RNAcentral holds the full RNA, with entries from SILVA. The part of an RNA shown here (small-subunit ribosomal RNA, 3' major domain) has 474 nucleotides and comes from Solanum bulbocastanum. The coordinates come from a structure-prediction model, not an experiment, and the mean pLDDT is 82.
[in-house]
Context: one part of a larger RNA
């Protein structure tokens, strides 16, 4: 000096208080079991489970079967021969065999450089173990407020003090005491977006004019709007009130904002021998006609059944059908594609304008008007299957999405149990992205409309932190 106690004090995560879900259903994905050639491998409380990961061939590492053996890739050595190209046989394809054309670049005419074969050895190769050898990066308590040091006292000594006490605070954040008196690593704060202003700067944006009422186009302007860039602003500053004349906390003024203004980014000594050898990198094992390579075709997509996450629902605060309003951010050249025309539709022809504040993707949907249904397994729900069809793309059987008619399951709010989330938040609606040829995307990362309800409080669950105390525990 840690641990720990069905000990105590404090403290704010959490309960609470409310709103919406999971758990019951169908589907969609993941994982465990089973099956299997072969269903690669990996991740397992909370910190695995829509993760690692956009599996039709590829990717892919698995298994079946056909081939290679200095090798798909490097370097060194030697011969031979530029290379690229076309053709025909065999084959599932990798490959093997056979024939043709064809010479180039420098150049001291010996060669040389690049590519191609080809032989022997040195060696490549390895998604092979080991993450309990490792490097590097991640998660986790926890953005919790805590971890130490120098000198200095005290103690034989481990060690203790500072770091505790009395306030405070989001906070070891700041005062005030006090053998401590300083400092460091966290905390704040400086960093980025929003939110208010002014100055600049005005195109492709904006605002007026001319023209059309479709898109455009002309001429003027810098006030708005918006875009960028520079500043200013918010500190308990101020004014009561209470503290100890502190620190600070409560009411108020004034402001766009008021007390960390809202949001990221940021993660302290260390924990879990926590996760990665399959990003990479790398020790030490182990494999060298294979544990290395290439190819076809399969499997990664199975499916009695069990959990994890999500979607879509069970309806009238709904559904269907009209016509009609308003976004932000994003992204396009092997690219987004406007118009028109064909098609009930996915789509197909046509190709304007766009390397983009300009053209396109682009229709925003909840909404609000107006129409029909009237509580029903329903004009609810969409699963499931049949059949025609469409795009990708050598190729959609195993195993894509997408349309069109037809079919129309389960389900009428869900035991135990359990999770989000305190405000522009929940809950809801729709939009883009990357990843991509296409896509099983309901994900995952951003974006805006719409827009609540409740916090009496710390008694109790549950993990934490400070202090304190009891310990046959180290």
């Nucleotide at each position: 000096u840690g641990a720990c106690g069905g000990g105590g004090g404090c403290c704010a995560g959490a309960c609470a208080a409310g709103c919406g879900g999971u758990g019951g259903a169908g589907c969609a994905u993941g994982u465990g079991g089973u099956u299997u050639a072969a269903u690669u491998c990996g991740a397992u409380g909370c910190a695995a489970a829509g993760c690692g990961a956009g599996a039709a061939c590829c990717u892919u590492a698995c298994c079946a079967g056909g081939g290679c053996u200095u090798g798909a890739c490097a370097u060194g050595c030697c011969g031979c021969a530029a290379a690229u190209c076309c053709u025909c046989u065999u084959g599932a394809a990798a490959g093997a065999g056979a024939g043709g054309g064809g010479u180039g670049c420098c150049u001291u005419c010996a060669g040389g450089a690049a590519c191609g074969c080809g032989a022997a050895c040195a060696c490549a190769a390895g998604u092979g173990g080991u993450a309990c050898a490792u490097g590097g990066u991640u998660g986790u308590c926890g953005u919790u407020a805590g971890c130490u040091c120098g000198u200095g006292c005290c103690g034989u000594a481990a060690g203790g003090u500072g770091u505790u006490g009395g306030g405070u605070u989001a906070a070891g954040u700041c005062c005030c005491a006090c053998a401590a008196c300083g400092a460091g690593c966290g905390c704040a704060a400086c960093c980025c977006u929003c939110g208010u202003g002014u100055u600049u700067a005005g195109u492709u944006g904006c605002c007026a004019u001319c023209g059309u009422u479709g898109a455009g186009u002309u001429u003027g302007g810098a006030a708005c709007c918006c875009u960028g860039a520079a500043c200013a602003g918010a500190c308990u500053g101020c004014c009561g009130g209470u503290g100890a004349u502190a620190a600070g906390c409560c009411g108020g003024a004034g402001g766009a904002a008021g007390g960390u203004g809202a949001g990221g980014a940021u993660g302290a000594c260390g924990u879990c021998a926590a996760g990665u050898c399959a990003u990479c990198a790398u020790g030490c094992c182990c494999c060298u006609u294979a544990u290395g390579c290439c190819c076809u075709g399969g499997g990664c997509g199975a499916c009695a059944c069990a959990c994890g996450u999500g979607c879509u629902a069970u309806a009238a605060u709904g559904g269907c059908c009209g016509g009609g309003a308003c976004a932000a951010a994003g992204g396009g050249u092997c690219g987004c594609g406007a118009u028109c025309c064909c098609g009930c539709g996915a789509g197909g022809g046509u190709g304007a304008g766009c390397u983009a504040a300009c053209c396109c993707c682009a229709a925003a949907a909840a909404c609000a008007c107006a129409u029909c249904c009237u509580c029903a397994g329903u004009u609810u729900g969409a699963a499931u299957u049949g059949c025609a069809g469409g795009c990708u793309g050598c190729a959609a059987c195993u195993c894509g999405c997408c349309u069109g008619c037809a079919u129309g399951a389960a389900g009428c709010c869900g035991g135990a149990a359990u999770c989000g989330c305190u405000a522009g938040u929940a809950a809801u609606c729709g939009c883009c992205g990357a990843u991509c040829a296409g896509c099983c995307a309901u994900a995952c990362g951003a974006u805006g409309g719409u827009g609540a309800a409740u916090u009496c409080g710390u008694u109790c669950u549950c993990a934490g932190g400070c202090c304190u105390u009891a310990u046959a525990c180290a």
Background: Lineage of the source: Eukaryota > Embryophyta > Magnoliopsida > Gunneridae > Solanum. Its Rfam family is "Bacterial small subunit ribosomal RNA". Its family is annotated with structural constituent of ribosome and ribosome in the Gene Ontology.